[in-house]
């Protein structure tokens, strides 16, 4: 000290699916239908390989969600910290 990766914070972007039905008047209970992009579980292309392992936006739908708001995987920018080291 170019750069690599990860994380916190801030800002911007950010999908899907009944403002269903009944009782109720509270955002509750029950019923039916539906969605995948918090989290969780499963499969394993692939990575690594002596052993121990890692692993999707695929699958499931436990959890969550199905007007708006909120939330939101993930993406971008900035600061900081750690890490990497041309």
């Nucleotide at each position: 000290a170019a750069u690599u990766u990860a994380u916190u914070u801030a800002c911007g972007g950010g999908a899907g699916a009944g403002a269903c039905u009944a009782c109720u008047u509270u955002u509750g209970u029950a019923g039916c239908g539906c969605c995948g992009a918090a989290g969780g579980a499963g499969c394993a292309a692939c990575c690594a390989c002596c052993c121990c392992g890692g692993a999707a936006a695929c699958u499931c739908u436990c959890a969550g969600g199905c007007a708006a708001a909120a939330g939101g995987a993930c993406c971008g920018u900035a600061c900081a910290u750690a890490u990497u080291a041309a």
Molecule: Glycine riboswitch aptamer
Organism: Pelagibacteraceae bacterium AG-390-A02